[in-house]
This is a predicted structure of an 88-nucleotide RNA (c-di-GMP-I riboswitch aptamer) from a Gemmatimonadaceae bacterium. The coordinates come from a structure-prediction model, not an experiment, and the mean pLDDT is 89. It was read from a public genome assembly, where an Rfam model found it. Taxonomically the source falls in Gemmatimonadaceae (Bacteria, Gemmatimonadota, Gemmatimonadia, Gemmatimonadales). Rfam family: c-di-GMP-I riboswitch aptamer. Rfam links the family to the GO term cyclic-di-GMP binding.
RNA sequence: CGGCGACAAGGGCAAACCCGGUGAAAGCCGGCGACGCAAAGUCACGAGGCUACCGCGCACAGUGCGCCAUGCCGGUCGGGCCGCCGAC
Repeated sequence: CGGCGACAAGGGCAAACCCGGUGAAAGCCGGCGACGCAAAGUCACGAGGCUACCGCGCACAGUGCGCCAUGCCGGUCGGGCCGCCGAC
């Protein structure tokens, strides 16, 4: 340095629910709280998934249905970058 990840050490992150905020929504932010995570650190490049304001089409009493990503998800996977410790 790389691989590997232990009933090791010091620690770290924080699911769901709930509360507040924000957004059309998916979601995100903060608080509480821990389901879990050796990258559950970071980056939307590839795959996949989520939402559909606007727009388009249809049906139109009500208003609905379908399509649509430039939006969202890194705790869906792949990949890039960075990283604590040190047994077998």